About this RNA
Large-subunit ribosomal RNA, domain I from Rhodothermus marinus, 553 nucleotides, folded computationally. The prediction has a mean pLDDT of 84. The source organism's lineage runs through Bacteria, Pseudomonadati, Rhodothermota, Rhodothermaceae and Rhodothermus. It matches the Rfam family "Bacterial large subunit ribosomal RNA".
Context: one part of a larger RNA
RNA sequence: GGCGCAUGGUGGAUGCCUCGGCAUGGGCAGGCGAUGAAGGGCGUGGCAAGCUGCGAUAAGCCGCGGGGAGCCGCAAGCAGGCUGUGAUCCGCGGAUUCCCGAAUGGGGCAACCCGGCCGGUCGAAGACCGGUCAUCCACGGGCUGAAUCCAUAGGCCCGUGGAGGCGAACCCGGGGAACUGAAACAUCUCAGUACCCGGAGGAAAAGAAAGCAACCGCGAUUCCCUGAGUAGUGGCGAGCGAAAGGGGAACAGCCCAAACCGGCGUCGUUUCGGCGGCGCCGGGGUUGUAGGGCCCGCCAUAUGGGAUCGGAAGGUGAAGUCGAAGCGUGCUGGAAAGCCGCGCCAUAGAGGGUGAUAGCCCCGUAGGCGUAAGCCGACCGAUCUCGGCGGUGUCCCUGAGUACCACGGGACCGGUGGAAUCCUGUGGGAAGCUGCCAGCACCAUCUGGCAAGGCUAAAUACUCGCCCAUGACCGAUAGCGCACUAGUACCGUGAGGGAAAGGUGAAAAGAACGCCUAGUAGGCGAGUGAAAAGGACCUGAAACCAUGCGCCU
Numbered sequence: 001g002g003c004g005c006a007u008g009g010u011g012g013a014u015g016c017c018u019c020g021g022c023a024u025g026g027g028c029a030g031g032c033g034a035u036g037a038a039g040g041g042c043g044u045g046g047c048a049a050g051c052u053g054c055g056a057u058a059a060g061c062c063g064c065g066g067g068g069a070g071c072c073g074c075a076a077g078c079a080g081g082c083u084g085u086g087a088u089c090c091g092c093g094g095a096u097u098c099c100c101g102a103a104u105g106g107g108g109c110a111a112c113c114c115g116g117c118c119g120g121u122c123g124a125a126g127a128c129c130g131g132u133c134a135u136c137c138a139c140g141g142g143c144u145g146a147a148u149c150c151a152u153a154g155g156c157c158c159g160u161g162g163a164g165g166c167g168a169a170c171c172c173g174g175g176g177a178a179c180u181g182a183a184a185c186a187u188c189u190c191a192g193u194a195c196c197c198g199g200a201g202g203a204a205a206a207g208a209a210a211g212c213a214a215c216c217g218c219g220a221u222u223c224c225c226u227g228a229g230u231a232g233u234g235g236c237g238a239g240c241g242a243a244a245g246g247g248g249a250a251c252a253g254c255c256c257a258a259a260c261c262g263g264c265g266u267c268g269u270u271u272c273g274g275c276g277g278c279g280c281c282g283g284g285g286u287u288g289u290a291g292g293g294c295c296c297g298c299c300a301u302a303u304g305g306g307a308u309c310g311g312a313a314g315g316u317g318a319a320g321u322c323g324a325a326g327c328g329u330g331c332u333g334g335a336a337a338g339c340c341g342c343g344c345c346a347u348a349g350a351g352g353g354u355g356a357u358a359g360c361c362c363c364g365u366a367g368g369c370g371u372a373a374g375c376c377g378a379c380c381g382a383u384c385u386c387g388g389c390g391g392u393g394u395c396c397c398u399g400a401g402u403a404c405c406a407c408g409g410g411a412c413c414g415g416u417g418g419a420a421u422c423c424u425g426u427g428g429g430a431a432g433c434u435g436c437c438a439g440c441a442c443c444a445u446c447u448g449g450c451a452a453g454g455c456u457a458a459a460u461a462c463u464c465g466c467c468c469a470u471g472a473c474c475g476a477u478a479g480c481g482c483a484c485u486a487g488u489a490c491c492g493u494g495a496g497g498g499a500a501a502g503g504u505g506a507a508a509a510g511a512a513c514g515c516c517u518a519g520u521a522g523g524c525g526a527g528u529g530a531a532a533a534g535g536a537c538c539u540g541a542a543a544c545c546a547u548g549c550g551c552c553u
Base pairs, nucleotide, nucleotide: 001552002551003550004549005548006547007546008545009544015538016503017502020474021473022471023470024469025468026467027466028465029463030462031166032165039100040099041098042055043054044053046078047077050074051073061094062093063092064091065090066089070082071081072080105114106113107112115133116132117131118130119129120128121127122126135163136162137161138160139159140158141157142156143155144154170201171199172198173197174196175195181188185235211218212217222249223248224247225246226245232240233239253455254454255453256399260283261282262281263280264279265278266277267276268275269274288433290398291397292396293395294393295391296390297389298388299387304386305385306384307383308382309381310380311379314376315375316374320369321368322367326342327341328340330339331338343360344359345349351363352362353361404428405427406426407425408424409423410422411421414440435450436449437448438447439446490497491496510537513525514524515523516522
């Protein structure tokens, strides 16, 4: 020195554990904000660095309710207090709530600086305290006031109301890639995806046929299954990819514009009686077997329908609350819940805890009870409000720079194609009910419908957050990045990146006292404990290190 064995050290694998996480289902909630949010800065404790709470009234103040013996957060300690006159704690409501932040008096390198006005305090200057002062939009009012005489536009001021910012996904709209695929690549694809912007709601969007269909019929929209990887489309490549129909979920229908009637305002005209234009308001009216108006006829006007508001039985609803039944000088053990013996409850033998494995010890569980605000609400009341049917006439109305056409694009399964349908940038430009659109070029016949105004629950999508439940989900290199002072430490100019780190014991009983020593280090005794498990603490693998012994060299 090597190999082997043993004993230790180091190290932190493994096993066991879980205050954490993940996923799914159900329920709730689906918003917060100029009454200043989200998020922060700085403060705040007797001692106080961090977290938590709170805001100069600062781990808190007030009221009501719950609760019932302890309490002054994590978090021990010292000191000092509170509490049956009911504290701590829990729920609801209220008060306070510095500074920054949409941040909004002005400025600014966020958490700072500097003002105006009104009121107050101090003796002045001045300072301090309270209040107020951003912008935009709408409505109302006032003043003013061009081209242009009146006027109007515009300007200024006052009052009232609103907006602004934040938020995980879902939704609608405006914009809109590339990598990639096509085994290259350009049409095409990825994809109307990612991303950016605007907007809204608890859902959004869509929606009450100018629809489908096919000579039969259906009857708003949305979503699911199917139809169907079909019909199609496609450098007919890669790929893309319907609809009707059928079966389900859920179901709900309405309002304007116009004709016509009336009122008000204004302008024009006037033979002063009016007439006409425009605007606003009210009535009327809302459809495609056309409907409505006008005119005519018949019936009806309420014990009824609808909307809003108020009351109200009851339900729901916060913290909570009641809640059955087991013992033993038995055995083992540190400890009984294990074993043994004999019992009991069960609408409760889910689960967790307790010194090992407990239906009957504790918390609970089954099953009941409870209530403030809020919400729902049968029913009752008040106010407002609501007609229907038929006939007649080629008299009136029924959404115009619209439909449609051309050109350029886009959307549809449809890539310009024979290309309908839908949207529209440029140009042209109807009919108007004897009308118009569609049925995949176009035409005829036939059939279906009535565009150019609007609203509309439910079935559907999502989960930042709260509650409950569940798991052939994880168990500390796993599971969220984070079980722990984690978006922390740390890195980066910055956008941004982003950790490691859990476990004594049943209970601190956390080792009094003594000895060695320079020593509060470490060790040896003593003591605690079932066991040192001794706080660098459960178990304690391997690499690695050391010591001892054996063998070889």